[in-house]
Context: one part of a larger RNA
RNA sequence: AGCUUACGGUGAAUGCCUUGGCGUCAAGUGCCGAUGAAGGACGUGGGACACUGCGAUAAGCCUCGGGAAGCUGUGAACAAGCGAUAUAUCCGGGGAUCUCCGAAUUGGGAAACCAGCUGAUGCGAACCAUCAGCAUCGUGUGAUGAAUACAUAGUCACAUGAAGGGAACCUAGGGAACUGAAACAUCUAAGUACCUAGAGGAAAAGAGACCAUUCCCCAAGUAGUGGCGAGCGAACGGGGAACAGCCCAAACCGAACCAGCAUGCUGGUUCGGGGUUGUAGGGUCCAGCAUAUGAGAGUUACAAAGUGAGACGUUAGCAGAAUUGGUGUGGAAAAGCCAACCACAGAAGGUGACAGUCCUGUACGCGAAAACGUCGAACCUCUCGCUGGAUACCUGAGUACUACCGGGCACGCUAAUCCGGUAGGAAUCUGGGGAGUCCACUCUCCAAGGCUAAAUACGCUUGACGACCGAUAGUGAACAAGUACCGUGAGGGAAAGGUGAAAAGUACCCCUGUUAGGGGAGUGAAAAGAACCUGAAACCGUAAGCUU
Numbered sequence: 001a002g003c004u005u006a007c008g009g010u011g012a013a014u015g016c017c018u019u020g021g022c023g024u025c026a027a028g029u030g031c032c033g034a035u036g037a038a039g040g041a042c043g044u045g046g047g048a049c050a051c052u053g054c055g056a057u058a059a060g061c062c063u064c065g066g067g068a069a070g071c072u073g074u075g076a077a078c079a080a081g082c083g084a085u086a087u088a089u090c091c092g093g094g095g096a097u098c099u100c101c102g103a104a105u106u107g108g109g110a111a112a113c114c115a116g117c118u119g120a121u122g123c124g125a126a127c128c129a130u131c132a133g134c135a136u137c138g139u140g141u142g143a144u145g146a147a148u149a150c151a152u153a154g155u156c157a158c159a160u161g162a163a164g165g166g167a168a169c170c171u172a173g174g175g176a177a178c179u180g181a182a183a184c185a186u187c188u189a190a191g192u193a194c195c196u197a198g199a200g201g202a203a204a205a206g207a208g209a210c211c212a213u214u215c216c217c218c219a220a221g222u223a224g225u226g227g228c229g230a231g232c233g234a235a236c237g238g239g240g241a242a243c244a245g246c247c248c249a250a251a252c253c254g255a256a257c258c259a260g261c262a263u264g265c266u267g268g269u270u271c272g273g274g275g276u277u278g279u280a281g282g283g284u285c286c287a288g289c290a291u292a293u294g295a296g297a298g299u300u301a302c303a304a305a306g307u308g309a310g311a312c313g314u315u316a317g318c319a320g321a322a323u324u325g326g327u328g329u330g331g332a333a334a335a336g337c338c339a340a341c342c343a344c345a346g347a348a349g350g351u352g353a354c355a356g357u358c359c360u361g362u363a364c365g366c367g368a369a370a371a372c373g374u375c376g377a378a379c380c381u382c383u384c385g386c387u388g389g390a391u392a393c394c395u396g397a398g399u400a401c402u403a404c405c406g407g408g409c410a411c412g413c414u415a416a417u418c419c420g421g422u423a424g425g426a427a428u429c430u431g432g433g434g435a436g437u438c439c440a441c442u443c444u445c446c447a448a449g450g451c452u453a454a455a456u457a458c459g460c461u462u463g464a465c466g467a468c469c470g471a472u473a474g475u476g477a478a479c480a481a482g483u484a485c486c487g488u489g490a491g492g493g494a495a496a497g498g499u500g501a502a503a504a505g506u507a508c509c510c511c512u513g514u515u516a517g518g519g520g521a522g523u524g525a526a527a528a529g530a531a532c533c534u535g536a537a538a539c540c541g542u543a544a545g546c547u548u
Base pairs, nucleotide, nucleotide: 001547002546003545004544005543006542007541008540009539015533016498017497020469021468022466023465024464025463026462027461028460029459030458031165032164039101040100041099042055043054044053046078049075050074051073061095062094063093064092065091066090070082071081072080106115107114108113116134117133118132119131120130121129122128136162137161138160139159140158141157142156143155144154169200170198171197172196173195174194180187184227214241215240216239217238218237224232225231245451246450247449248396252273253272254271255270256269257268258267259266260265261264278429280395281394282393283391284390285389286388287387288386289385294384295383296382297381298380306379307378310375311374312373313372314371315370317366318365323339325338326337327336340357341356342346348360349359350358401424402423403422404421405420406419407418411436431446432445433444434443435442485492486491505532508520509519510518511517
């Protein structure tokens, strides 16, 4: 030095565990903000700090309920206190307080700071203090008022609204490239990512110029489309979920005001009535019939405001059966054996090992002063003509349509349908659009105004569940985690769980420079001794044997 064996050190794998995650389903629920949000800064406790809570009334104040023998949040103990049969702590409803920054809004500003003006109060002139107010823009009303006569602009006051935030979901306006096509240009990726604006608890769409709208399953990877390449990719129709339909403009009638003049007509504006469709409908005129002690409807559209009996639910809770059975093993019984009982409860968790009967619970039941939600009787509110004939008054115009171009439709074009640009540019029911170029016939519908719940998307809360993970996994985060740390910044972003049933966390003695470490003693079932469950391997030793 090597090998082997034994015993150690180091090290952290493995095993077991779970406070934390992940997913699915069900029910409920969904905007916040000038009454100052979201998010922060700084404070706040008996005493360092961090987290949590709270705001100079500062781990809290008031009140109404619940509940109760313990309590003063956590790491985390100590000190000093509170409460004990109902005003403690605690849980829930409502309220009060709520510094400073932040849309931040009196002005400024390098956020959490600085400096003002007006008025009131403090015996109050000044200083000082406290309180209230003082931004901008839109809309409305009023006052005032230039150049410039009326006026207008402007200015001022009052009232009212807006602003800013929001993970995902939604709509609109813009809108890539890598990539694929085995290169690449049409094409694809993809109307994706991203930017901007806007809205809401959903949004969007939507009531036939036919598709009511929306969502799911199929039709179907079909018909098509396509440098007919790569690819893209319907519809008709069928089955489900959910269902809901309405209002204007116009004709015509009337009122008010204004203008014109032929001075009782015309035109315009505003308001009220009327009216809303395609087997056309409506208006106007004529004729006939009919009427309310009735009929119908209603707060999400269809007109709109409320009171609201009552029911159910949410936000605290209550109650809840049956062995403190025996035995012996053990540190400990819930295990074994023997015996008993409950069960609408043998789900689950905890308790010194595995408990239906020990604890929390579970099944079946019960419960709200207050606030909120849903349904909702009643009150209340609103509406009410029909038929026939005549007439040809109305029925959405720079619109439809055409040409060219572009976009969007699964469709890249001979391309219907839809949207836009440029240039032209209708008709008025004897009218007009569509049925995939176009024409005829036939069928079907009525554009150029508007509103509209549900089924759908996403999140949150609660509950249940899992051939989901178990600390290099599962969220980045089971721990002071979006923390420490890095970066000027945008931003990036960790590691880190386990003594024991219980701290019973080793009194006392000894070695030593020692607050290190160790040896006795003691605790404990066991040192498991806090660098703490188990404790593999690499790696480092000690001892013995063998080989050289």